RNAcentral holds the full RNA, with entries from SILVA. Predicted 3D model of a 477-nucleotide part of an RNA (small-subunit ribosomal RNA, 3' major domain) from a metagenome.
[in-house]
Context: one part of a larger RNA
């Protein structure tokens, strides 16, 4: 100079407190340990590994096991040879890969031609090919301190030097954010702003969207209009800009002041200094090195990634009346649809099926919002809870035994709010409701999105936790 203190001092954060809802107890759903296994592929490991890579493991994926094939190979260049050696039919062996047998067809382009090129096969080598191993040889990319407020410099001064200074110091600020002061002056990379949304206004635009007036319909459905709403393009607006207090005349701070839709960063997003943790990834990719080379490469069928004494972690459903049921039938918004969405009909208790309108969609649909309201239930293992397990179906796919979702009938487990612990959340927030999308033949409680109901409390900063500045000790680097 730095780290570091159960040194001091300032000031910060859902860090304590002050509430709300939960975790742990339970059944189940996942992931992981560990155990078994032929194989239970691999990675991830305290915060930052555990609903993580996985946005979807029945075959496939698939990296693993068991067996059954191949060896210039599933895939690339280059050489040499052949021109039906290729393509279809349909048979047979056989778990398939793969092997053989038959039936028709008889290579394509340029070009008279020679030859060239393309495709296919055979053949020799050169290679190919590895989801092997090294993330402690690497690039890229990501995680974390942390959206923390910090992290350098060039010139000058100071010092035998390392190195200060400047960045220290009053005040302020979310901010090294501004102000003053100062042997410092300046400048970068972070802060902020420039971007993107959302709230208001205006302008342009009027289908497929709306419908105030005039007609008109069962229905904005038709005629008509674009005022409204909305839709998506461009502009306004918010700047402590006024006013009043305070303050050092300053930066700024108060103010149920004003005006305004919005007020002191208006919410919300992207966006991540210099750096740390040899962090995490050689299994997206690329890559040095080693390695394998009839196998550590490849093709295939079956299995396994789904195993259970058990332990952990994240989630769901629940323990009930601020609820279950049964009935009514109101209000969303984001998206998705062509091998796709699938209305209206009609079958079936259902899951779903049959028929096909419409519709590459502001036009057609997915599409039923759900909580919400009205009635019963009257405290009980119940009309809670809904596991498990036996019978039937349905749908997908070649194929649902290992190992899918989904319907009906029966069953009817544990649980009566959870020990020590532990977690999230400050406002359209939590908590609670359902609603879409990626993935994806099928399969979602998960994940990213969407709205909709809508709270509680926060004296404070002495504690725990994590950061940030000055200051001190220091045998540590």
């Nucleotide at each position: 100079u730095g780290a570091c203190g159960g040194g001091g001092g300032c000031c910060c954060g859902c860090a304590c407190a002050a509430g709300c809802g939960g975790u742990g107890g339970a059944g189940c759903a996942u992931g992981u340990g560990g155990u078994u296994c032929a194989a239970u592929u691999c990675g991830a490991a305290g915060c930052a590994a555990c609903g993580c890579g996985c946005a979807g493991a029945a075959c496939c994926u698939u990296a693993c096991c068991a067996g059954c094939c191949c060896u210039u190979g599933a895939c690339a260049u280059g050489c040499c040879a052949c021109g039906a050696c290729g393509g279809u039919u349909u048979c047979c062996a056989g778990a398939g890969a793969u092997g053989g047998a038959c039936u028709c067809c008889u290579c394509c382009c340029c070009g008279c031609a020679a030859g060239g090129g393309g495709c296919g096969u055979g053949g020799a080598c050169a290679c190919a090919g590895g989801u092997g191993c090294u993330g402690c040889a690497u690039g890229g990319c990501u995680g974390u301190c942390g959206u923390c407020a910090g992290c350098u410099c060039g010139u000058g001064u100071c010092g035998u030097g390392a190195g200060a200074u400047g960045u220290u110091g009053g005040g302020u600020u979310a901010a090294g954010u501004c102000c003053c002061g100062c042997a410092a002056c300046g400048a970068g990379c972070g802060c902020a702003a420039c971007c993107c949304u959302c709230g208001c206004c205006c302008u342009u635009a009027g289908u497929u969207g709306c419908c105030a007036u005039c007609a008109u319909u069962u229905a904005g459905u038709u005629g008509g209009g674009c005022a409204c709403u909305c839709u998506a393009a461009g502009g306004g607006g918010a700047c402590u800009g006024c006013c009043g207090g305070u303050g050092a005349u300053a930066a700024g701070c108060c103010g149920c002041g004003a005006g305004g839709a919005a007020g002191g960063u208006g919410g919300g997003g992207a966006u991540g200094a210099c750096g740390u943790c040899a962090a995490g990834u050689c299994c997206u990719c690329a890559u040095g090195g080693c390695c394998c080379u009839u196998a550590c490469g490849g093709g295939c069928u079956g299995g396994g990634c789904u195993a259970c004494a058990c332990a952990c972690g994240u989630g769901c459903u629940a323990c009930a009346a601020u609820g279950g049921c049964g009935g009514u039938g109101a209000c969303a918004g984001u998206g998705g649809g062509a091998c796709g969405c699938g209305a209206a009909g009609g079958g079936g208790u259902g899951a779903c099926c049959c028929u096909u309108a419409g519709c590459a969609a502001a036009u057609c649909u997915c599409a039923a919002a759900a909580a919400g309201c009205c009635g019963u239930c009257u405290c009980a293992g119940u009309u809670c809870g809904g596991a498990u397990u036996g019978g039937g179906g349905c749908c997908u796919g070649c194929a649902a035994c290992u190992c899918g979702a989904c319907c009906c009938c029966a069953u009817g487990a544990a649980g009566u709010c959870g020990g020590a612990a532990u977690c999230g959340c400050u406002a359209g927030u939590a908590a609670u409701c359902g609603c879409a999308g990626a993935u994806c033949a099928g399969c979602a409680c998960g994940c990213u999105g969407c709205g909709g109901u809508g709270a509680a409390u926060a004296c404070g900063u002495u504690c725990c936790c994590g950061g940030g500045c000055c200051u001190u000790g220091u045998a540590c680097a």
Rfam family: Bacterial small subunit ribosomal RNA. Gene Ontology terms of the family: ribosome and structural constituent of ribosome.
Its mean pLDDT, the model's own confidence on a scale to 100, is 81.